Model confidence (mean pLDDT): 80 of 100. A computed fold for a 533-nucleotide part of an RNA from an uncultured bacterium, annotated as small-subunit ribosomal RNA, 5' domain.
Context: one part of a larger RNA
RNA sequence: GGAUGAACGCUAGCGACAGGCUUAACACAUGCAAGUCGAGGGGCAGCAGGAGCGAAGCAAUUCGCUUGUCUGGCGACCUGGCGCACGCGCUGAGUAACACGUAUGCAACCUGCCCCCGGCUGGGGCAUAAGCGGUAGAAAUGCCGUCUAAUUCCCCAUGCCGCGUCAGAGGGACAUCCCUUUGGCGCGAAAGGAGAAAUCCGGCCGGGGAUGGGCAUGCGGCGCAUUAGGCAGUUGGCGGUGCAACGGACCACCAAACCGACGAUGCGUAGGGGUUCUGAGAGGAAGGCCCCCCACACUGGUACUGAGACACGGACCAGACUCCUACGGGAGGCAGCAGUGAGGAGUAUUGGUCAAUGGGCGAGAGCCUGAACCAGCCAAGUCGCGUGAGGGAAGACGGCCCUACGGGUUGUAAACCUCUUUUGCCGGGGAGCAAAGGCGCCCACGCGUGGGUGUUCGAGAGUACCAGUAGAAUAAACAUCGGCUAACUCCGUGCCAGCAGCCGCGGUAAUACGGAGGAUGCGAGCGUUAUCC
Numbered sequence: 001g002g003a004u005g006a007a008c009g010c011u012a013g014c015g016a017c018a019g020g021c022u023u024a025a026c027a028c029a030u031g032c033a034a035g036u037c038g039a040g041g042g043g044c045a046g047c048a049g050g051a052g053c054g055a056a057g058c059a060a061u062u063c064g065c066u067u068g069u070c071u072g073g074c075g076a077c078c079u080g081g082c083g084c085a086c087g088c089g090c091u092g093a094g095u096a097a098c099a100c101g102u103a104u105g106c107a108a109c110c111u112g113c114c115c116c117c118g119g120c121u122g123g124g125g126c127a128u129a130a131g132c133g134g135u136a137g138a139a140a141u142g143c144c145g146u147c148u149a150a151u152u153c154c155c156c157a158u159g160c161c162g163c164g165u166c167a168g169a170g171g172g173a174c175a176u177c178c179c180u181u182u183g184g185c186g187c188g189a190a191a192g193g194a195g196a197a198a199u200c201c202g203g204c205c206g207g208g209g210a211u212g213g214g215c216a217u218g219c220g221g222c223g224c225a226u227u228a229g230g231c232a233g234u235u236g237g238c239g240g241u242g243c244a245a246c247g248g249a250c251c252a253c254c255a256a257a258c259c260g261a262c263g264a265u266g267c268g269u270a271g272g273g274g275u276u277c278u279g280a281g282a283g284g285a286a287g288g289c290c291c292c293c294c295a296c297a298c299u300g301g302u303a304c305u306g307a308g309a310c311a312c313g314g315a316c317c318a319g320a321c322u323c324c325u326a327c328g329g330g331a332g333g334c335a336g337c338a339g340u341g342a343g344g345a346g347u348a349u350u351g352g353u354c355a356a357u358g359g360g361c362g363a364g365a366g367c368c369u370g371a372a373c374c375a376g377c378c379a380a381g382u383c384g385c386g387u388g389a390g391g392g393a394a395g396a397c398g399g400c401c402c403u404a405c406g407g408g409u410u411g412u413a414a415a416c417c418u419c420u421u422u423u424g425c426c427g428g429g430g431a432g433c434a435a436a437g438g439c440g441c442c443c444a445c446g447c448g449u450g451g452g453u454g455u456u457c458g459a460g461a462g463u464a465c466c467a468g469u470a471g472a473a474u475a476a477a478c479a480u481c482g483g484c485u486a487a488c489u490c491c492g493u494g495c496c497a498g499c500a501g502c503c504g505c506g507g508u509a510a511u512a513c514g515g516a517g518g519a520u521g522c523g524a525g526c527g528u529u530a531u532c533c
Base pairs, nucleotide, nucleotide: 001533002532003531004530006529007528008527009526010525013385014384015383016382017381019378020377021343026341027340028339030338031337032336035082036081037080040079041078042077043074047072048071049070050067051066052065053064054063055062056061091295092294100220101219102218103217104216105215106214109213110212114209115208116207117206118205119204120203122156123155124154125153131146132145133144134143135142136141161188162187163186164185165184166183167182168181169180170179171178172177192201193200194199222268223267224266229259230258234256235255236254237253239251240250241249271293272292273291274290275286276285277284278283298319299318300317301316302315321332322331323330324329349375351374352373353372357371358369359368360367361366388419389418390417391416398410399409400408401407402406426468428466429465433460437456438455439454440453441452442451443450444449445448478521479520480519481518482503483502484501488517489516490515491514492513498505499504
């Protein structure tokens, strides 16, 4: 000098764009953060419509009652599907490891939804929830009986094919093998819904793709040798178990290996990378925001479901902690968004909207979405703008200094004159972000889609922006001035009070302390502290 997720002191006008618990992976009140589908099904307490009856009224109509054996949408409930493993979002505790980066391999593997292709979708059956009836408990939560449905569950059939096994042919290699193909035997499927229909949305089997993942390997990136030996499933083999798959991953048996000064093992520290800071570079340091990967979800362990988890807002067990209790027993997990306490020098709102982008479900309308987009707070950063411009010497008053009837300086600074109006105030106009989708009408055809047209839909927001009126009006500080280092005098103090990054200042003339005047630097900031180069 540069840099920072900074803090502290003094000061502070505006905007844009970024950023904001680095400490206690400490504990958490409250609300929200994952639902959706009635076009899979059961069902009706309530709602709306319909129907019926009654009352008022000339009538239109209005009001009241009834109806679940009429219809709708689902509002609570149950069942089923998909999602909840994503988006994501959070955090960095652990991890020195194939965790990460990079480059390869899998003749050793999986992949829901999506795309393409081939084939199929026949018949039958048993339950169960909600409901109803009863019952236990303070509650959480159950228990018993009984009824019923399905795209729930089960059985049978069929098999383009797949899998297993046996026999054969061709091709390819990299050891076990891989690909294509022929035949025999065995095993293996399915679900319906909407609609008047056409048809659409689904279902099952198989092949291919895409995407996402799993596994293995070479190389690379840290400190200590005042850590030198380490290791018993340890190293390898044979056979098995298990897995999507390979493998001591696990098991039985056999052998005695295997790693290590090219640093094993141990201890300490640490998420890794893209990148960031600095530096002419080499290098050194860092890994906050953003992106990719990993790990974790109160602590430890376990599996279940599922295409996918050993699962942040799922389950079970154990533990610590907090809460409820009728003392028998129960409930909970903010390292999601806000917010609270605590810790700390120190870090924000218990805000708005799904309008856009994206995600889940749904045929769709749509619903959900603290992802996201916005707004709020904070000079905590970068950039931009402003706090006026031109003229103006009696070089005014005042202050300060001096060689003191005078001069210097503050200083064109002010006053005063002429302008301008950014910003701010006031009143007026007023966006883009909107594409899709919805609704109405029209057109085309292969009749469900496509196209055209009008209209509707914006949280931010009456915001940005635009033009206008008035008016210099609404806006400058901070640090320093002995040398390094740009900037000097006076007064006070008298080794005191104090300063200080280093050298050093202060003991009666202090350019070094404190004040004043002046000057220098920088400027909505300026200094200090901390850390890195």